[in-house]
This is a predicted structure of a 101-nucleotide RNA (Glycine riboswitch aptamer) from Sphingopyxis panaciterrae. NCBI's taxonomy places the organism under Bacteria, Pseudomonadota, Sphingomonadales, Sphingopyxidaceae, Sphingopyxis.
RNA sequence: ACCGGUCGCGCGGGAGAGCGUGAGGGCAGGGUAACCGGCGCCUCACCACCGAAGGAGCAACCGCCCCGGAAACUCUCAGGUCAACGGACCGCGCGGACUGG
Numbered sequence: 001a002c003c004g005g006u007c008g009c010g011c012g013g014g015a016g017a018g019c020g021u022g023a024g025g026g027c028a029g030g031g032u033a034a035c036c037g038g039c040g041c042c043u044c045a046c047c048a049c050c051g052a053a054g055g056a057g058c059a060a061c062c063g064c065c066c067c068g069g070a071a072a073c074u075c076u077c078a079g080g081u082c083a084a085c086g087g088a089c090c091g092c093g094c095g096g097a098c099u100g101g
Stems, first nucleotide, its partner, number of pairs: 002101006008094006018047001020046006026039002029036002048081003054077001055075003061069002
């Protein structure tokens, strides 16, 4: 100097599933008042559902056995269930970090 790998950062793309029930609160509305009905609002509990943060599992595969690894498969602990946010993953960029040839 060139070509890659991993991570990070920036930009773009990026799915699924609840306007559930109850309690408490909040907010605005009506009413002289007692009170009345309202809300994709907050918290808690319960029920239902989703899989693409994270986590866990393993049939093929890694030549065979044990062990181990491991997916976009499985589970659903966690997370999520209008939009937004987030989001595995994909593309592009980077006088960024580490690293292989």